[in-house]
RNA sequence: GAAGAAGGCCAGAUGAUCGCCGGUCCGCCCUUCGGCGGGCGGGAGGAAAGUCCGGGCUCCACAGGGCAGGAUGGUCCUUAACGGGGACCGGGGGCGACCCCAGGGAAAGUGCCACAGAGAGUAGACCGCUUCGCCGGAGCACCGCUUGCGGUGCGAAGGUGGAGUAAGGGUGAAAGGGUGAGGUAAGAGCUCACCAGGUCCGGUGGCGACACCGGAUGCUCGGUAAACCCCAUCCGGAGCAAGGCCGAAUAGGGAAGCGUUUGAGGACGGCCCGUCCGAGGCUUCCGGGUUGGCUGCUCGAGGUUGUCGGCAACGGCAAUCCUAGAUGAAUGAUCAUCGUCCUGGUCCGGGUAACCGUGCCAGGGAACAGAACCCGGCUUACGGCCUUCUUCAGCC
Numbered sequence: 001g002a003a004g005a006a007g008g009c010c011a012g013a014u015g016a017u018c019g020c021c022g023g024u025c026c027g028c029c030c031u032u033c034g035g036c037g038g039g040c041g042g043g044a045g046g047a048a049a050g051u052c053c054g055g056g057c058u059c060c061a062c063a064g065g066g067c068a069g070g071a072u073g074g075u076c077c078u079u080a081a082c083g084g085g086g087a088c089c090g091g092g093g094g095c096g097a098c099c100c101c102a103g104g105g106a107a108a109g110u111g112c113c114a115c116a117g118a119g120a121g122u123a124g125a126c127c128g129c130u131u132c133g134c135c136g137g138a139g140c141a142c143c144g145c146u147u148g149c150g151g152u153g154c155g156a157a158g159g160u161g162g163a164g165u166a167a168g169g170g171u172g173a174a175a176g177g178g179u180g181a182g183g184u185a186a187g188a189g190c191u192c193a194c195c196a197g198g199u200c201c202g203g204u205g206g207c208g209a210c211a212c213c214g215g216a217u218g219c220u221c222g223g224u225a226a227a228c229c230c231c232a233u234c235c236g237g238a239g240c241a242a243g244g245c246c247g248a249a250u251a252g253g254g255a256a257g258c259g260u261u262u263g264a265g266g267a268c269g270g271c272c273c274g275u276c277c278g279a280g281g282c283u284u285c286c287g288g289g290u291u292g293g294c295u296g297c298u299c300g301a302g303g304u305u306g307u308c309g310g311c312a313a314c315g316g317c318a319a320u321c322c323u324a325g326a327u328g329a330a331u332g333a334u335c336a337u338c339g340u341c342c343u344g345g346u347c348c349g350g351g352u353a354a355c356c357g358u359g360c361c362a363g364g365g366a367a368c369a370g371a372a373c374c375c376g377g378c379u380u381a382c383g384g385c386c387u388u389c390u391u392c393a394g395c396c
Base pairs, nucleotide, nucleotide: 001392002391003390004389005388006387007386008385009384010383012338013337014336015335016334017333018332020043021042023040024039025038026037027036028035029034045368049379050378052377053376054375055374056373057239058238059237060236069235070234071233072232073231074088075087076086077085078084089103090101091100092099093098104230105229109228110227111224112223113222126169127168128165129164130163131162132161133160134159135158139154140153141152142151143150144149145148177195178194179193180192181191182190196220197219198217199216200215201214202213203212204211205210243295244294245293246292253286254285255284256283257282258281265277266276267275268274302321303320304319305318306317307316308315309314340365341364342363343362344361345360346359348357349356350355
């Protein structure tokens, strides 16, 4: 220098001006609610995000148990809880620092296994190997004599049909353990020796997952369960638009009273008479409840520091701090200075050199993203810096 691995930190600072949200104090107006002005102090995140998992809180449901459905799945620990986290075990990947694993059961059953291949499963005969039958007849042997012909027997290559064979070839991601010997017609854990694995028994170590050792057994069984399924464990439902309170007009509901040709009430009208309409009407009271407002609402499994226990996650104790609460939804904008990073130039210093350090000048950059009841996680997005470590290369 290049390529990586693990962990941690920050998320610009200060000032000025103009704004926004909510709090508190003072003054003025107002019967109150509230309004106006001024002062003071507060105002997003590491992920506030996705809403994936868990819990608090609230309402509803609930004798107990089961079915269905969902989730999880090595062990021990941690926690309010978790599918989170820590340590360890087992397996896998990487030269390495290190990383990854839904990591129970495939010997309960069912399904599936592309293409290729004979066969993809209580396996499988395509080539090959072995053997038998038939066809085939190279050739060999014997006999006869007319001495180059006839007869009889055996029968190679090759072809064909059957059987055996999982050693060899070939296909495939995957084809029933490996090496050697015996055995056999040829072969095969068919038998034996050694090796690898499994199962069972026993022992040692460990809380445990498990590891190691010894013995027996030829047991050698395809893969797949984020396929159905089986086993074990856990899970009641809905969510702050939960829930509670206050409550205008209009319309609707209930009750009581009045009234239906003996006419309540309404229209015309200043009033009376009168005319017309009129029973689904009028009056009073009650309750629900829409718009809206208040609450829930931010002091909590809380933060920081120290100390103690623990490998760690985490827990105990002490001190200290109070740190948004909006509801079309505030937390912003501009300027200046400083800091930080990058690029280029340059002075000085160090070094044989590659190069390194410090300072100055100019230009440029600063991401992802915005609380909405709260908390613990996970996941995803994203700028920069630091520390430790690994491998390789270059130069001296």